FMN riboswitch aptamer (RFN element), 133 nucleotides, folded computationally.
[in-house]
RNA sequence: UAAGUUCUUCGGGGUCGGGUGAAAGUCCCAAUCGGUGGUGAUGCGUAUUUACGAUAAGCCCACGAGCCAGAGAUGGCAUGAUAAGGUUAGAAUCCUUAGCCGACUGUUAGAGUCAGGAUGAAAGAAGAACCAU
Numbered sequence: 001u002a003a004g005u006u007c008u009u010c011g012g013g014g015u016c017g018g019g020u021g022a023a024a025g026u027c028c029c030a031a032u033c034g035g036u037g038g039u040g041a042u043g044c045g046u047a048u049u050u051a052c053g054a055u056a057a058g059c060c061c062a063c064g065a066g067c068c069a070g071a072g073a074u075g076g077c078a079u080g081a082u083a084a085g086g087u088u089a090g091a092a093u094c095c096u097u098a099g100c101c102g103a104c105u106g107u108u109a110g111a112g113u114c115a116g117g118a119u120g121a122a123a124g125a126a127g128a129a130c131c132a133u
């Protein structure tokens, strides 16, 4: 220094205002939000010329919340959405514009945003100890 084992901690945001109606953050107008890993060209910092570090995508690739089977390990099923223009040697990631999407159960009335499973779990992130070289 890398790998491994164990443990600890952390690990999701959002209906202003109005319309219809007996009833709607569920419909209509409008508002508003964007988990995790990867990739990635701006720019930034450190050292110096080429490296290192942190950072950068809801809709590019993959993963996570659900359901079924199983004592468990684990296996199976389900799982959304982007274009145009600009810059450039090079852009699905930058800039501009216009769009689009959003698990399950519930509900006087259909939900990304309310209530619930959930003071849960998880993608993962950080740290500590141990072990071996």
Base pairs, nucleotide, nucleotide: 004130005129006128007127008126009125010124017029018028019027031113032112033102034101035063036062037061038060044053045052046051058100059099066077067076068075069074082098083097084096085095086094104116105115106114

About this RNA:
It matches the Rfam family "FMN riboswitch aptamer (RFN element)". From the family's description: The RFN element is a highly conserved domain that is found frequently in the 5'-untranslated regions of prokaryotic mRNAs that encode for flavin mononucleotide (FMN) biosynthesis and transport proteins. Its family is annotated with FMN binding in the Gene Ontology.